Bacterial RNase P class A from a Gemmatimonadaceae bacterium, 378 nucleotides, folded computationally. Rfam family: Bacterial RNase P class A. It is annotated as a ribozyme. Taxonomically the source falls in Gemmatimonadaceae (Bacteria, Gemmatimonadota, Gemmatimonadia, Gemmatimonadales). The sequence is in RNAcentral, with records from ENA.
[in-house]
């Protein structure tokens, strides 16, 4: 230099002008102004690494809530970080890469149930289609009457061949008629047992001839774990109008009750209507909750890391349906035109709403570090 893997950082710069939001605000205006309203120079701050999806797991808010058992629904190698995670580090062991590396719902199939399509002879108390035997037993046939060849009829095997994602441990050797853990050797498996490791796990010796096919992202079982609802949470303040509650007056005309049936006068309570004067409770709408934090740099120490301790340092949006933009100059960087001087257009995804830690998901180009393969130069 090619070709690669892992990590981390930027993702237009400077500079003018003009505009929007937030805070503080010199001064104004409202005859007086410290309260209050409007106006207002200036002065200073204004997205992102995902602000996004809202998938976990936390603060912080109300709500519920003796205890224990059963249901659920989520996690699942080990060990460690961490407030906490399903998150991350480090280790295991399994897959994929020649290597640096990725990738992995990775607890239990000898508790139970269930499933295993199609193909096949046979898919879990197996099983014989082609094959190979035919030792033995039948059967023809020869014989020297020890026995020999044949047929495969009964039968025996599962090696090879064929199905299939999987076919009842592999691979060699012996063995047999033929063949099979049938016996040996190694491997793998189980169970015993020692070492190393905190462990998951790796391994050594010895005993077993094989007994235990897969699926638990099928139900199950074992172990952890989990209350719900969310800033429109949740506090405070609180109009107008209608209704509510209670006191006063006014009692005229209506109603309804007693005054021993009824009916009318006429008394007397009462309730609804009226005023007027309290009080409660909601609504509008104001104020908080609200942004200084498991915050962010940058050094030191401690740990393989993740992360923690210390010490200096900085304050970095806080809003109401919602501000963050546009133009100009020079440059950077890309895509067109152009022979060239040059011109022309754009600047990746995206866009805060109570707050952080993660995880997916989106991303043009640019920079760094390190680390593997081959191959060529020195």
């Nucleotide at each position: 230099a090619c070709g690669u893997g892992c990590a981390g950082c930027u993702g237009g710069a400077c500079g003018g002008u003009c505009g929007c939001g937030a805070u503080c605000g010199a001064g104004g205006u409202g005859a007086c102004a410290u309260c209050c309203a409007c106006c207002g120079a200036g002065a200073c701050c204004g997205a992102g690494g995902a602000a996004a999806g809202u998938c976990c797991g936390g603060g912080c808010u109300c709500c519920a809530c003796a205890g224990g058992a059963c249901g659920a629904g989520c996690c699942g190698c080990c060990a460690g970080a961490u407030a906490g995670c399903g998150u991350c580090u480090g280790g295991g062991c399994g897959c994929c890469g020649u290597a640096a590396g990725g990738c992995g719902a990775c607890g239990g199939a000898a508790a139970g149930u269930g499933c295993c399509a199609c193909a096949g002879a046979g898919a879990a108390c197996a099983g014989a289609c082609c094959g190979c035997c035919g030792a033995u037993g039948g059967c023809u046939g020869g014989g020297a009457c020890a026995c020999c060849a044949g047929c495969u009829c009964a039968g025996g095997c599962a090696a090879g061949g064929g199905u299939g994602a999987a076919a009842c441990g592999g691979u060699g050797a012996g063995g047999u008629a033929a063949g099979a853990g049938c016996u040996c050797a190694c491997c793998g498996c189980a169970c015993g047992u020692g070492u190393g490791g905190u462990a998951a796990c790796a391994u050594g010796c010895g005993u077993g001839g094989c007994a235990c096919g897969g699926c638990a992202a099928a139900c199950c079982c074992c172990g952890g774990u989990u209350g719900g609802a969310g800033c429109a949470a949740g506090g405070c303040c609180g109009a107008a109008u209608a209704g509510g509650c209670g006191g006063c007056g006014a009692g005229g005309g209506g109603u309804g009750g007693u005054c021993c049936g009824c009916c009318c006068c006429g008394a007397u309570c009462a309730a609804g209507a009226c005023g007027c004067c309290g009080c409660g409770g909601g609504u509008a709408g104001g104020c908080u909750g609200c942004u200084a934090g498991a915050g962010g740099g940058c050094a030191c120490g401690a740990g393989u890391g993740a992360u923690c301790g210390c010490g200096c340092u900085c304050c970095c949006a806080g809003a109401g349906g919602a501000a963050u933009g546009a133009c100009c100059g020079u440059c950077c960087g890309g895509a067109c035109c152009u022979c060239g001087c040059g011109g022309u257009c754009c600047g990746a995804c995206a866009g805060a709403a109570c707050c952080c830690g993660g995880c997916u998901u989106a991303u043009a180009g640019g920079c760094u570090g390190c680390a593997c393969a081959c191959u060529g130069u020195a």